[in-house]
RNA sequence: UUCGAAAAUGGCAAACUUAUCGAAAGGUGAGGACGCAAAGCCACGGGCCUAAAGCGAAAUGCAAUGGUAGCCGGGUUACCGGGA
Numbered sequence: 001u002u003c004g005a006a007a008a009u010g011g012c013a014a015a016c017u018u019a020u021c022g023a024a025a026g027g028u029g030a031g032g033a034c035g036c037a038a039a040g041c042c043a044c045g046g047g048c049c050u051a052a053a054g055c056g057a058a059a060u061g062c063a064a065u066g067g068u069a070g071c072c073g074g075g076u077u078a079c080c081g082g083g084a
Base pairs, nucleotide, nucleotide: 001083002082003081004080011036012035016031017030018029019028020027021026034070040076041075042074044073045072046071047068048067049066054062055061
């Protein structure tokens, strides 16, 4: 530096339950494991989700400054082993 998860040490933790924050999407703690070789971290690009405030005569409307890293890409750090 690149590839891989066969082995070894381990790691994380979906759905669901519960408490809590939030308008919601969703987040956080505990329990729990569907899975994951970066399912470690980062909202830079795309996608997707929500729509309180705002706009509108009104709507099940518009729309992110909100969210999603376990949607994809990208950036960055890293255990073990193979190759260069």
The prediction has a mean pLDDT of 87.
A computed fold for an 84-nucleotide RNA from Evansella tamaricis, annotated as c-di-GMP-I-GGC riboswitch aptamer.
The organism belongs to Evansella, within Bacteria.